Predicted 3D model of a 1730-nucleotide part of an RNA (large-subunit ribosomal RNA, half A) from a bioreactor sludge metagenome.
RNAcentral holds the full RNA, with entries from SILVA.
Context: one part of a larger RNA
C1' cells in the first nucleotide's frame, strides 16, 4: 500500500412537497395631474435595524354600513393599555397629508438656501416665527399705452385650457445595417429596428368624380376563399394583388355658392321718380343703390340636382306686416305624427330594475370496533344530495372546519339600462312648365424630378409631393392600365359618422396531457448585494426540524466553541449547520493478498486462506453448490473526434453531480392505415347542448378529381403542324379520386446545439489623458557678467580703448519640482509598468491646483495613428440580433437485416455544390446479370521486324568537296582529309510497321435461380483515399514520392502467421462447446507439434543487412598446359664474355634519362624483373642443370555455398531470446504430427425462400461491417382508463443483493426513509451524455510546498490573563528629523473617546486593533461658506433658425480658483474649542437718556438699479528699515552623585506673553488752496473731465505706511515645589522674567529701478446729482445678532479589488559643520509597522 465487507465525515444530488412564477379564457375597466401626479426623500410605535402602513392629526383621526369577541402588522419577548357604552378587523365617505419632483414666486450639486407683499399672534423695539399668494404659454375680455396723429405694438388686469406619467394596441414626420442573391451595385432584408410628435378605450378608414363590363352592384372596417393566381423582376434572388364570392357588423348625414332678410363699414347717388309686401286711398320722407364682411333663412344633387318666376295642390286656431280694404306673406299655437343627448340642435330632473364595491343563511356520523403518537385508513353499520369544486385538519374526510349548490342582502358610492317629464322636427312640402342664376382655381391638368400604388420607367394608367407653367362652368367635368373613338359609369378641388377589428399595465372568477427549487420570471425585504466616471450590467440564497416547540430545565468536561449524560418527542442518525441524504473526496474497523519485483491496471485459468445465501440434499449437525481474496500462470498498446492511417508524443476531458443539442408552424411530395368513391372535402362563421375542457348539427363560398391537344383563337377523344384525308408529336382507346391521421423528407421561417472578427441605429463618457479658456500657487544655494550708463586715454567730432556700475539670458553648476538615458532586480512582482545606481530640464515653448470648454461618420493632437477612464487604423453601452460562418467542436437507449464511396462531367470550382456511378427499401417486370461453354466478328497492343518514316556502330564502293602536283586553257594525276547514295555485317524507335499474338471486347445459340439484372418511385452518403502486384507516364527506370489502367487488401474486417507491424500472406468472427480435421506458417527451450528419414553443400555463426570491386576459400563441373623422356613447388649450383653499349652527365658501370637492344660464349644466362651504390660493388629475379618422385601440374571459363569490401553515438541490439556447427543453418526428397473464429460434429437463437399434417413444425441458404438506409423494441416525465388497485401491518427515494431477460431493462428480498404511488392498454413530448478548451455547483492534486509585501532592531523586567516573542508599563537600544514631525484643502463619512468582546477581518500570534457590540462626542454676530461681486462657462422671457427632437443667443440669472468683509491671548475635558470659560476688544441694528442742528420751499439730513473717482493688478533685478527665528547673557531656582576629581570662571534648568487703543518713525507718493467758465461724462450736477484767474510756497503741507514705544497687564503664564480622601506629579503654591549678537525665502512692497510680451471684471467704498423726507447726529447705557460646516484622517481612514515599495495641492522650517531647503549627525516630536 491493494481489493472487499462493515460503519462514518463532507457534500447536497434524487424522491416528495409548494409558499413562487408561466401560458390562456372570460368579464370588468382603459387613465392619473397646477384641488400638485407617477416616482421618490425624510420621518412616523413605550423598546435597535429592515419590509408593510402612514405624514408633524404620522401602523392613524372623523363618519356611515358590515360584523361579534376578542385585541394592540410582518414578530417573538417585556412594559404599558383597549374591548358588549361593540374593539380589532371589512367595505363606502371625508379629514390630515413635512421636503422633493411637471415643480411653477427667485435660486439650486432633487429632497436644500434665501426674498418679496398681504395678514396674525410675540417683543418695549428689532430680528427671528406662522398662514396664503406671488413660473411661463396659449385663447378671451378689460385697463393702459411708444417711436406716430389717430392707431398699434408693448405693458399690466381676469378668466380658462396647457405642461409632467403610463404595458401593449393607433396614427404620422425621420428612417438604417448585418442578411440574401452562395461575390457585387439595381434588387431584398424593410418602410423593419431605431429616434420624435400626437390622439383614444380603442385609433384609422368611411357614405363614390368608386368599381364593373353591356349583366350589374351600392360607404367603411375585419375574417374565410379567390391564390402563391394574374403579374413584377440584374424575368436572378425574390416580392406579390384585386375585381368577384362566403361570412362579421351595419347609418347615415352637415356644409360653400345661387336666392332672401339682416346687420357693420365704406363708396357712391336723387331730391322725387326711387322705398316702406301688391293694388285703391291715405300717410311717412332719405328711409336708397352698390361692394366687402358677420349673423339668420334657403339648399347639398348625376336617371343631375337646387335658385328664381309661373301654374297646381292640400287639418285647424291666432297674431303681425304705417293705417283702412282685398289679396298675398310671415310668425305663434293646438291636434296628429317622427326623432333624440354617439354623428346630423341641446340641457336637466323623477321613479323603477339590474350589477359591482362589506356581508349572510346553508343539508348530512363529536357512529362502532381494529391498526396507530395520531384515522379523514380497514371491517361493520348509518345518512345528505339543487351540495361528491376545492382546501384544511396529527395518514386517504359528501356528513369536523372553511366552503360548495341555491337563496338573501346595502346606510354609502358607482356602472348600465328602462319608462315618465323634458327637448327639437314634420304639418308651405310635392309636382309641372319657363328662365339660363348657381353647383368648391392658382383646382384640374401638363412638362420636368421624386414618393405610393404588388407594378424596380415600362407601352404605365391611377393617387400623392415639389417646381414651372395653367383650364373648362352642365351644351360641364373625372374614369373605365399608353392614347384616340364609341359606349358605360360617376361628380373632384369643404367637413362629421357607433359597431363588427386591435390590445392589456390594471381588477375579478376560472382553467391548463404547463414548472416544481441548476426548472419556472432575474427576483426569497432584488433590480438588492456586487462591477462600472457614468449610460449600463447583474447573482446567489427554500431557515423544508416537528403534528404541536413539547428548541433541550437540571447534573459534568472546557476561557469558550463543542461534547457527554438527563428531559421532550412516534422518531433526537428530526437538535436549530435541523425531512429524505446519492457520487467525488478524507477517515476508522475486520477478511484476504503484498518486502526479487515494473508496465491500458483488466481478462481467461487458478493453489492457498476466510465466510455460508434469493438455490439444493438432510431430522439435525452439515454437505453440495455459492461469495470475498488472489500465489502463479496465457493473452492482451486506453476513450472519443479527425483521417489513407492514431497506443499515438495529433483533438478534447482534473474527478463527481445536476444542466445541455434533429424541434414547432405553414405549404409541398411520398409511403401506410381509415372514411366515401366518379366523386371526395368543406374554410370563416353561426345555431343547440354543456360539469365550460368540449361534444354535435348547419355552413358547397371555394378545392382536387371525372378530357386533352393548341402560343393562342380554337376544336374536342382527339388536337397541333401541315396544301394535305400524308406522316410526324402530344393524348384516348386501358378511367380513381379525394379528406383525415401517422411517419419519411423537401421549401420558407433562427430550423441539430454552441461559436466570429465585423456593420448599422439611439445613447454615455475630457475624475484618465490631448489641447484650449479662466483664475490662484511654486521655482534652495551659487556662478556668468549682454545692452544701458559714469569716468579715463582717444577724435575736429564721431569711432574706439580700459575701468566702473549694471544685471540681461527659451544662459551655466546643482536640490525641491518635472521627465526617463542606460543598466540591473522584479515578471503567480511591492506595483495590470514599481525598486536600485546612473541620467535630462530646472525664470522658462517651465510646473502645478481650482472651475469650466471640445465626443466618435467625432474630438485633440510641437504628428508617435499618439490620445479620447488600465480598451484606439475607429471608444463604451443597449438595441437590429438567436446577423452570416461552403469553416472547427459537439450531437445522450437497446437488438435484427442489408451495405456504400473516395470516380466521371461542370462549377470565380478545386477541403463546397449539382446530375450520373455505387447504397437501401417499397412496388412491377421478367430469366433477362455474372460466370462457362461453342460460334462469329473487328482490331494493331505485347512481341517481333527494318519493307516505311527516322535514328545508328562497323566495313567497302563512290559521286562531290578540300589538300597538294601539273597545265596557258580544258582536262588530267595524286591523297594516312571529309564523303551523299549505294553493298555488305550489326543494330534502335510511345508519336515507325511487311508482320503480328495471348487476353480484352461485341453478337447469338446453350448451361446458369442468386436476396442477380432491368423499370417506377421514397431515403441516402460517398466527390481528401491508402499500400500491395503487374503494365505504364513523370522524378534520377530516387522516394512510406506523383499521376494513370488492371487485380487485391485496408478503408468498413475481428482470427492464424510474418518476434512486435491497417495495406503482405492463410482465412471472411450469428451464440455456446476442456470435440475432431486442416490453410499459410511450423515441429532442441522459450512454445503446440520431428532433437525424424534419406542425400549434399556451408565453418563464415554465413544463416541471423548492403554495392562495385578483389581474393590459390571450398564443391562440383567443362575446357586446357606441363609432366616418370621426370612436370609443379622447394633445395644446391650456374646466372657469363664484347660491355663502364652510345649518347648525356662531375659520374651515368644492366637498374636517373634518350636511342639502340647486338654479338660470342654456353645446360642457360635480358646490353637486364626488383633491391642498392656519389658511381661501382653487393643481393636477386628472368633462363638453365642436380637432387625430389606424381591419386602429379598449369591456366582458363562456369555454378553451390562461403570470405573480405562492412565506421556512431549509455554493454550485447542487424536470429524475437536461449542456444545451434554430418546442425536447431543451406538444397533436394520422403512420412508423420501441430496449427485459425476456416473446415467438420454436437446444441440453442434468429433472417429469407420454400414445403406441411399451418400458426407451429421442417427442409435449405444465410446471419464482419465505417457513412448510409429500413424494422423491432427498452426506459422516463405527463394524460385517460382511475372516486378503481397498492401503500403507517410502511409509498417514492436511497444503500446492498448469488434471481430473470439476446440486449436496452425487470423482478424478488433485506436495510434506511416516512406519504404518497400506480398495472394494463392506449396517448403526448422539455424523453435517455463521457467528451462540444460545454455551463453550475462540490471536492481533490500540486502541498504542509511557493510566500507571510523595503535589510530602521531589539533586549529584559514587571503587570494582566485560560493561554503572551507580539497587549500595557518600565529600562536600555536603534530609526526618521525640508520628515517617517506639525497644521491644513479635496476626499473618506464616525473611522474619534469610553467599556465590554474574540467565531470571522488583521498575511504569524493577539488578553490588541482602524474589526464586533453598547454609550457618549463636533456649541462661532468676528474662522470658512450663505444671506455681498463679478470671470471662464452654463441657463435664458422675448427673438433668430431648424422634418421633429432641438441649436443658437439679448435683456437678465447663474458660477470660485479671484474681490470685499468686525477677535486675540490664557485656560479647560475621556473625547470640542479663534466656537465654552476668564480678560481684554470690535462690528451692525434697535431702545432709552444727554447734548447739538433742523422742522415746509431759506431742507437739518438721507440718497441712486444713473454719473465720476477709487477699486485696479505683469516679469525681473538690486539695495535698505524692521520683525519672526536662534544663540549667549545679568538674574532666579535647584544640585555637589556608583568610583576619582570637583564650593568652582562648577553642572542642570527658566530666563515670556496677543488683538485692540494711543502715537505716526524709517520709507515712498504728490505741487497745494481758491475763484470763474463750461456744446463733453445718453437725463441732472455744487461731481470728474476741459480750461481760465488769483494765493502758497520748495520744503513744508497732504496722502500712504513695517516697526519700536506707551497702553492692554495690580493680568496670564513660567522652571520648579507639591497635598487631603489614597492616588495625581491632581487641587494648590509659584522665583527671575535684563542686556547684547546673529538674522531671514516674512514685513515695509510690486515700494524703487530696469524690461518687453504691455500684464481680470464687478460690487463694496468716497462723491455728485435726480430724488425722498421730519427728524438726525454725536456720547453713553441696555438690548438683539439668523442658516450650513466644525469630531477624527489627510496615509493603514483618499485614489490604486488589499491594513499594496506607487500616486496625491497649500503652509510651518531649530541646532552643529555648510553656498544651501544638498549632505552627515541630532532637538521638538514621532517611530521599530509577524
Nucleotide at each position: 500500500a491493494g481489493c472487499a465487507c462493515a460503519u462514518g465525515g463532507u457534500g447536497g444530488a434524487u424522491g416528495c412537497c409548494u409558499a413562487g412564477g408561466c401560458g390562456g379564457u372570460a368579464a370588468g375597466c382603459g387613465u392619473c395631474g397646477a384641488a400638485g401626479a407617477a416616482g421618490g426623500a425624510c420621518g412616523u410605535a413605550g423598546c435597535a435595524g429592515g419590509c408593510u402602513g402612514c405624514g408633524a392629526a404620522a401602523a392613524g383621526c372623523c363618519u356611515c354600513g358590515g360584523g361579534g369577541a376578542g385585541c394592540u402588522g410582518c414578530g417573538a419577548g417585556c412594559g404599558a393599555g383597549c374591548g358588549a357604552u361593540g374593539a380589532u378587523c371589512c367595505g363606502g365617505g371625508g379629514a390630515u397629508g413635512u421636503c422633493c419632483g411637471a415643480a411653477u414666486g427667485g435660486g439650486g450639486c432633487a429632497a436644500c438656501c434665501a426674498c418679496a407683499a398681504a395678514g396674525g399672534g410675540u417683543u418695549a423695539a428689532a430680528g427671528a416665527c406662522c398662514u396664503u399668494u406671488g413660473a411661463g404659454c396659449a385663447u378671451a375680455c378689460g385697463a393702459u399705452g411708444a417711436a406716430u396723429a389717430c392707431a398699434u405694438a408693448g405693458u399690466c388686469g381676469u378668466a380658462u385650457g396647457c405642461g409632467g406619467g403610463c404595458a401593449a394596441c393607433c396614427u404620422g414626420g425621420c428612417g438604417a445595417a448585418g442578411u440574401g442573391a452562395a461575390a457585387c451595385a439595381u434588387c431584398u432584408c424593410a418602410g423593419u429596428a431605431g429616434c420624435c410628435g400626437g390622439a383614444g378605450g380603442a385609433a384609422a378608414a368611411g357614405a363614390a368624380a368608386u368599381c364593373a363590363a353591356u349583366c350589374g352592384a351600392g360607404a367603411u372596417u375585419c375574417c374565410c376563399c379567390u391564390a402563391g393566381u394574374a403579374g413584377u423582376g440584374g424575368c436572378g434572388a425574390g416580392c406579390g394583388a384585386a375585381a368577384g364570392g362566403g361570412g362579421a357588423a351595419c347609418a347615415g348625414c352637415c356644409u360653400a355658392a345661387a336666392c332672401c332678410g339682416u346687420u357693420a363699414c365704406a363708396a357712391c347717388g336723387u331730391g322725387a321718380u326711387a322705398g316702406c309686401c301688391a293694388g285703391c286711398g291715405g300717410g311717412c320722407g332719405u328711409u336708397g343703390u352698390u361692394g366687402u364682411g358677420g349673423c339668420g333663412g334657403g339648399g347639398u344633387u348625376g336617371u343631375a340636382g337646387g335658385g328664381c318666376a309661373a301654374c297646381a295642390u292640400g287639418u285647424u286656431g291666432g297674431a303681425c306686416u304705417c293705417c283702412g280694404c282685398u289679396g298675398a306673406g310671415u310668425c305663434c299655437g293646438a291636434g296628429c305624427g317622427a326623432a333624440g343627448u354617439a354623428a346630423g340642435a341641446a340641457a336637466a330632473c323623477c321613479a323603477g330594475a339590474a350589477c359591482c364595491u362589506a356581508a349572510u343563511c346553508g343539508a348530512a356520523g363529536c357512529g362502532g370496533c381494529c391498526u396507530g403518537g395520531a384515522a379523514a385508513g380497514g371491517c361493520c353499520u348509518g345518512u345528505c344530495a339543487a351540495a361528491g369544486a376545492g382546501u384544511g385538519u396529527g395518514a386517504u374526510a359528501g356528513c369536523c372546519a372553511c366552503g360548495u349548490a341555491g337563496g338573501u342582502g346595502a346606510a354609502a358610492g358607482g356602472u348600465u339600462u328602462u319608462g315618465g317629464u323634458c327637448u327639437u322636427c314634420g304639418u308651405u312640402g310635392u309636382g309641372u312648365u319657363g328662365u339660363u342664376c348657381c353647383u368648391g382655381a392658382g383646382u384640374a391638368c401638363u412638362g420636368c424630378g421624386g414618393g405610393g400604388c404588388a407594378c424596380g420607367u415600362g407601352g404605365a394608367a391611377c393617387c400623392c409631393c415639389g417646381u414651372a407653367g395653367g383650364a373648362a362652368u352642365c351644351u360641364g367635368g373625372g374614369a373605365g392600365g399608353a392614347c384616340c373613338a364609341u359606349c358605360u359609369u360617376c361628380c373632384a378641388a369643404g367637413g362629421c359618422u357607433a359597431a363588427a377589428u386591435a390590445u392589456g399595465a390594471c381588477u375579478u372568477a376560472c382553467c391548463g396531457a404547463c414548472c416544481g427549487a441548476u426548472a419556472g420570471c432575474g427576483a426569497u425585504u432584488a433590480g438588492u448585494a456586487c462591477c462600472g466616471u457614468g449610460a449600463g450590467g447583474g447573482a446567489a440564497a427554500g431557515c423544508g426540524u416537528g403534528a404541536a416547540a413539547a428548541g433541550a430545565a437540571c447534573c459534568c468536561c472546557g476561557g469558550g466553541a463543542g461534547g457527554g449524560g438527563a428531559g421532550u418527542g412516534a422518531a433526537a442518525u428530526a437538535g436549530a449547520a435541523c425531512c429524505u441524504g446519492a457520487a467525488a473526496c478524507c477517515g476508522u474497523g475486520u477478511g484476504c493478498u503484498u518486502a526479487c519485483a515494473a508496465a491500458c491496471c483488466g481478462u481467461g485459468a487458478g493453489a492457498g486462506g476466510c465466510c455460508u445465501a434469493u438455490g439444493g440434499c438432510g431430522c439435525a449437525a452439515g454437505c453440495c453448490a455459492g461469495g470475498c481474496u488472489g500465489a502463479u500462470u496465457g493473452c492482451g498498446u486506453g476513450c472519443c473526434u479527425a483521417u489513407u492511417g492514431a497506443a499515438g508524443a495529433a483533438u478534447g476531458a482534473g474527478c463527481c453531480g445536476g444542466c445541455g443539442a434533429c424541434u414547432u408552424a405553414c405549404u409541398g411530395u411520398u409511403a401506410c392505415g381509415g372514411g366515401c368513391a366518379a366523386g371526395g372535402u368543406u374554410a370563416a362563421g353561426g345555431g343547440a347542448c354543456u360539469g365550460a375542457g368540449g361534444u354535435u348539427c348547419c355552413g358547397g363560398a371555394g378545392c382536387c378529381g371525372a378530357a386533352g391537344c393548341g402560343a393562342a383563337a380554337g376544336c374536342g377523344a382527339g388536337u397541333c403542324u401541315g396544301a394535305a384525308u400524308a406522316g410526324g408529336g402530344c393524348g384516348a382507346u386501358u378511367u380513381a379520386g379525394u379528406c383525415c391521421g401517422u411517419a419519411g423528407u423537401a421549401g420558407u421561417a433562427g430550423a441539430c446545439c454552441c461559436g466570429a472578427a465585423g456593420c448599422g441605429a439611439a445613447g454615455u463618457g475630457a475624475c484618465c489623458u490631448a489641447u484650449c479658456c479662466a483664475u490662484g500657487g511654486c521655482c534652495a544655494g551659487g556662478g556668468u557678467g549682454a545692452a544701458g550708463c559714469u569716468c579715463u586715454c582717444u577724435u575736429a567730432a564721431c569711432c574706439g580703448u580700459g575701468a566702473g556700475u549694471g544685471g540681461a539670458g527659451g544662459c551655466c553648476c546643482g536640490a525641491a519640482c518635472c521627465g526617463a538615458u542606460g543598466u540591473u532586480u522584479g515578471u503567480u512582482g511591492c506595483a495590470a509598468a514599481a525598486g536600485g545606481c546612473u541620467c535630462g530640464g530646472a525664470u522658462g515653448a517651465g510646473c502645478u491646483g481650482u472651475g469650466g470648454a471640445u465626443a466618435g461618420a467625432g474630438g485633440u493632437g510641437a504628428a508617435a495613428u499618439g490620445c479620447c477612464a488600465a480598451u484606439c487604423g475607429a471608444a463604451c453601452u443597449u438595441c437590429g440580433u438567436g446577423a452570416u460562418a461552403g469553416c472547427u467542436g459537439g450531437u445522450u437507449c437497446u437488438c435484427c437485416c442489408c451495405g456504400a464511396a473516395a470516380u466521371a462531367g461542370c462549377u470565380c470550382u478545386a477541403g463546397g455544390g449539382c446530375u450520373a456511378g455505387c447504397g437501401u427499401c417499397g412496388g412491377a417486370a421478367u430469366u433477362u446479370a455474372a460466370a462457362c461453354a461453342c460460334u462469329g466478328g473487328g482490331g494493331g497492343u505485347a512481341g517481333a521486324g527494318c519493307a516505311c518514316u527516322g535514328a545508328c556502330a562497323g566495313a567497302g564502293c563512290u559521286a562531290g568537296g578540300g589538300g597538294c602536283c601539273c597545265u596557258g586553257a580544258c582536262a588530267g594525276g595524286u591523297u594516312a582529309c571529309u564523303g551523299a547514295a549505294c553493298u555488305c555485317c550489326a543494330u534502335c524507335a510511345a508519336a515507325c510497321u511487311c508482320c503480328g499474338a495471348a487476353u480484352a471486347c461485341c453478337a447469338g445459340u446453350g448451361u446458369g435461380a442468386a436476396c442477380a439484372u432491368u423499370c417506377c418511385g421514397g431515403c441516402a452518403g460517398u466527390c481528401a483515399g491508402a499500400c500491395u502486384a503487374c503494365g505504364u507516364g513523370g522524378g534520377a527506370u530516387a522516394a512510406g514520392c506523383u499521376g494513370c489502367g488492371u487485380g487485391g487488401u485496408c478503408a468498413a474486417a475481428a482470427g492464424g502467421g510474418a518476434a512486435a507491424c491497417a495495406g503482405c500472406c492463410c482465412a471472411g468472427a450469428u451464440c455456446g462447446u476442456c470435440u475432431g480435421c486442416u490453410a499459410a506458417g511450423g515441429u532442441c527451450c522459450c512454445u503446440a507439434a520431428a532433437u525424424u528419414u534419406c542425400a549434399g553443400c556451408u565453418a563464415a555463426g554465413u544463416g541471423g543487412u548492403a554495392a562495385a570491386g578483389g581474393a590459390a576459400g571450398u564443391c562440383a563441373g567443362a575446357a586446357u598446359u606441363c609432366u616418370u623422356a621426370g612436370a609443379c613447388a622447394g633445395c644446391c649450383a650456374g646466372g657469363a664474355g664484347g660491355u663502364u653499349g652510345g649518347c648525356u652527365u662531375a659520374g651515368a658501370a644492366g637498374c636517373a634519362g634518350c636511342c639502340a637492344c647486338c654479338c660470342u660464349u654456353a645446360a642457360a644466362a635480358g646490353a637486364g624483373u626488383g633491391c642498392g651504390u656519389a658511381a661501382u660493388a653487393g643481393c636477386u629475379c628472368a633462363c638453365u642443370g642436380g637432387u625430389c618422385g606424381a591419386u602429379g601440374u598449369u591456366u582458363u571459363c562456369u555454378g553451390g555455398c562461403g570470405c573480405c569490401g562492412a565506421a556512431a553515438a549509455u554493454u550485447c541490439a542487424a536470429c524475437g531470446g536461449g542456444g545451434c556447427u554430418c546442425a536447431a543453418g543451406c538444397u533436394g526428397a520422403a512420412u508423420a504430427c501441430c496449427g485459425a473464429a476456416g473446415c467438420a460434429a454436437c446444441g440453442g437463437a434468429u433472417u429469407g425462400a420454400c414445403c406441411u399434417u399451418u400458426u407451429a413444425g421442417g427442409u435449405c441458404a444465410g446471419u464482419g461491417g465505417u457513412a448510409g438506409g429500413g424494422g423491432a423494441g427498452c426506459g422516463u416525465u405527463c394524460u385517460g382508463u382511475a372516486c378503481g388497485c397498492c401503500u403507517g401491518u410502511g409509498a417514492a427515494g436511497c444503500c446492498g443483493u448469488a434471481u430473470c431477460g439476446u440486449g436496452a431493462g425487470a423482478a424478488g428480498c433485506g436495510g434506511u426513509g416516512g406519504a404518497g404511488g400506480u398495472a394494463u392498454c392506449a396517448g403526448a413530448a422539455g424523453u435517455g451524455c463521457g467528451a462540444a478548451u460545454g455551463c453550475c455547483g462540490g471536492c481533490a492534486u500540486g502541498a504542509g510546498u511557493a510566500g507571510c509585501g523595503u535589510a530602521a532592531a531589539g533586549a529584559g523586567a514587571u503587570g494582566u490573563g485560560a493561554g503572551a516573542a507580539u497587549c500595557a508599563u518600565c529600562u536600555c537600544c536603534g530609526c526618521c528629523g525640508a520628515a517617517a514631525g506639525c497644521c491644513u484643502a479635496a476626499g473618506g463619512u464616525u473611522u474619534c473617546c469610553u467599556g465590554g468582546g474574540c467565531c470571522a477581518g488583521g498575511g504569524u500570534u493577539u488578553u490588541c486593533c482602524a474589526c464586533c457590540c453598547a454609550g457618549g462626542g463636533u456649541u462661532a454676530g468676528g474662522c470658512g461658506g450663505g444671506a455681498c461681486c463679478u470671470a471662464a462657462g452654463c441657463c435664458g422671457a422675448g427673438g433668430u433658425c431648424g422634418a421633429a427632437a432641438g441649436a443658437c443667443g439679448u435683456a437678465g440669472g447663474u458660477g470660485a480658483u479671484g474681490g470685499a468683509u468686525a477677535g486675540c491671548a490664557g485656560g479647560u475635558g475621556a473625547a470640542g474649542a479663534u466656537u465654552c470659560c476668564u480678560g481684554c476688544c470690535c462690528c451692525a441694528c434697535g431702545g432709552c437718556a444727554a447734548u447739538u442742528c433742523g422742522u415746509u420751499u431759506u431742507a437739518a439730513g438721507c440718497a441712486a438699479u444713473g454719473g465720476a473717482g477709487u477699486g485696479a493688478c505683469g516679469c525681473a533685478g538690486a539695495a535698505a528699515g524692521g520683525u519672526a527665528g536662534u544663540u549667549c547673557u545679568a538674574g532666579c531656582g535647584g544640585c555637589c552623585u556608583g568610583u576619582g576629581g570637583u564650593u568652582g570662571u562648577g553642572c542642570c534648568g527658566c530666563g515670556c506673553c496677543a488683538a485692540g487703543c494711543g502715537u505716526g518713525u524709517a520709507g515712498g507718493g504728490u505741487g497745494a488752496u481758491g475763484g470763474g467758465a463750461u456744446a463733453g461724462g445718453c437725463a441732472a450736477a455744487u461731481c470728474c473731465g476741459u480750461u481760465c484767474c488769483a494765493u502758497c510756497u520748495u520744503a513744508a503741507g497732504c496722502c500712504u505706511g513695517a516697526g519700536a514705544c506707551g497702553u492692554g497687564a495690580u493680568g496670564g503664564g513660567g522652571a520648579c515645589c507639591g497635598a487631603a480622601c489614597u492616588g495625581a506629579g491632581u487641587a494648590g503654591g509659584g522665583a527671575a522674567c535684563u542686556g547684547a549678537a546673529u538674522g531671514a525665502u516674512c514685513c515695509u512692497a510690486c515700494g524703487c529701478u530696469g524690461c518687453c510680451a504691455a500684464g481680470a471684471a464687478a460690487a463694496a467704498c468716497u462723491u455728485c446729482u435726480a430724488g425722498c423726507u421730519a427728524g438726525a447726529a454725536u456720547u453713553g447705557u441696555c438690548g438683539u445678532g439668523c442658516c450650513c460646516g466644525u469630531a477624527c484622517u489627510g496615509a493603514a481612514a483618499c485614489c490604486g479589488a488589499c491594513a499594496c515599495u506607487g500616486g496625491u495641492g497649500g503652509g510651518c522650517a531649530a541646532g552643529u559643520a555648510g553656498a544651501a531647503a544638498a549632505u552627515a549627525c541630532u532637538a521638538a516630536g514621532g517611530c521599530g509597522g509577524c
Its mean pLDDT, the model's own confidence on a scale to 100, is 82.